[in-house]
Molecule: c-di-GMP-I riboswitch aptamer
Organism: Halanaerobiales bacterium
RNA sequence: AAAUAUUGUAGGCAAACUUAUCGAAAGAUAGGGGCGCAAAGCUAUGGGUCUAAAGAAGUUAAUUCCAGGAUCGCCAGGCUGCUACU
Numbered sequence: 001a002a003a004u005a006u007u008g009u010a011g012g013c014a015a016a017c018u019u020a021u022c023g024a025a026a027g028a029u030a031g032g033g034g035c036g037c038a039a040a041g042c043u044a045u046g047g048g049u050c051u052a053a054a055g056a057a058g059u060u061a062a063u064u065c066c067a068g069g070a071u072c073g074c075c076a077g078g079c080u081g082c083u084a085c086u
Base pairs, nucleotide, nucleotide: 002086004084005083012037013036017032018031019030020029021028022027035073041079042078043077045076046075047074048071049070050069055065056064057063
């Protein structure tokens, strides 16, 4: 430096649910919890998905459209990294 890890020693992360706070919502953060994870570490670059406040349409009403919002534990790409073994 590269390959492999179905059975990962030590150590790590933490889904659902739940409590509190923030948020228009999706969702996020912290505590509990533990479904799972060998990049479930970082990054919204491409695609997907979720939401639709503002804005637009609309009889200014229902409703519809729309991402500057969210998701990396949806996939791909980029950057970095522990252990074991070869």